A computed fold for a 251-nucleotide RNA, annotated as Group I catalytic intron.
[in-house]
RNA sequence: UCAUCGACAUGGUGCCGCCACGGCGUAAUCCGUGGAUGGAAUCGGGAUGAAUUCAGGGAAACCUCAGCGGCGCGCAACGCGGCCGGUGGCAACCCUGAGCCAAGCCGCCGGUACACCGGCGGAAGGUGCAGAGACUACCUGAGGGCUUCAGUGCCCUUGAUUACAGGCUCGAGCGUCCCGCACCCCACCUGCCCCGCCUCGCGCAUGGGCAGAGGGUGAAGAGAUAGUCCGCUCCGGAGGGAAACCUUCGG
Numbered sequence: 001u002c003a004u005c006g007a008c009a010u011g012g013u014g015c016c017g018c019c020a021c022g023g024c025g026u027a028a029u030c031c032g033u034g035g036a037u038g039g040a041a042u043c044g045g046g047a048u049g050a051a052u053u054c055a056g057g058g059a060a061a062c063c064u065c066a067g068c069g070g071c072g073c074g075c076a077a078c079g080c081g082g083c084c085g086g087u088g089g090c091a092a093c094c095c096u097g098a099g100c101c102a103a104g105c106c107g108c109c110g111g112u113a114c115a116c117c118g119g120c121g122g123a124a125g126g127u128g129c130a131g132a133g134a135c136u137a138c139c140u141g142a143g144g145g146c147u148u149c150a151g152u153g154c155c156c157u158u159g160a161u162u163a164c165a166g167g168c169u170c171g172a173g174c175g176u177c178c179c180g181c182a183c184c185c186c187a188c189c190u191g192c193c194c195c196g197c198c199u200c201g202c203g204c205a206u207g208g209g210c211a212g213a214g215g216g217u218g219a220a221g222a223g224a225u226a227g228u229c230c231g232c233u234c235c236g237g238a239g240g241g242a243a244a245c246c247u248u249c250g251g
Base pairs, nucleotide, nucleotide: 001012002011003010015039016038018035019034020033021032022031023030043180044179045178046177047176048175053098054097055096056095057094058093062089063088065086068085069084070083071082073081074080075079099127100126101125105122106121107120108119109118110117111116131230133229134228135227136226137225138167139166140165141164142157143156144155145154146153168171181218182217183216184215185214189212190211191210192209193208194207196204197203198201234251235250236249237248238247239246240245
């Protein structure tokens, strides 16, 4: 964390820590495999809110048993039943190809261009991947563009581009990014110091130390987090199926 919701039990899966082995690395660390009666800890502030499609691979526990295989199982036996495998289902979740994507990072080009803005490309990450899914992530009102029979629908407006007022409760991470903080490492590079030598100079060589630069760690829980809606859970009907269950209509 999941087995509809809550609790317990049980089971699956995930994270970190410990032990062992292996791999890259100077190292810290990181990755993989396995094991065991582990759960102490896993920092702060800010920015972004986009895309949200098409097509595919896999899956534990749990549920199911018409057919298939097995059993030295139950019954006196035929046969029936049971158990195991396996089949089918559901699904916590693991993923791939193409496409698309906000702020930011890297590269190229342009705007007077160092700050800033725009375009193209790239890397990472996201989307795909909720419960089938829709929508909002400040609220209310007003306005602009396109669109519609229609304030109909979609996208925008609070420094720059067509278009702003009020209000307070000041508006999302475990994703991505920026700035910090803590701890660990340090082969190579830069600087300083100590020891040694001499031609006594911003000198030379080896070793050691300190610092900088550099590297690493600070978990997972987002396959929907917070909400609203719809769905599911309950009842009845229809279809598919052996069943579990799936689709659909209504309450």

It matches the Rfam family "Group I catalytic intron". Gene Ontology term of the family: Group I intron splicing. A reference for the family is Cech (1990), "Self-splicing of group I introns", Annu Rev Biochem.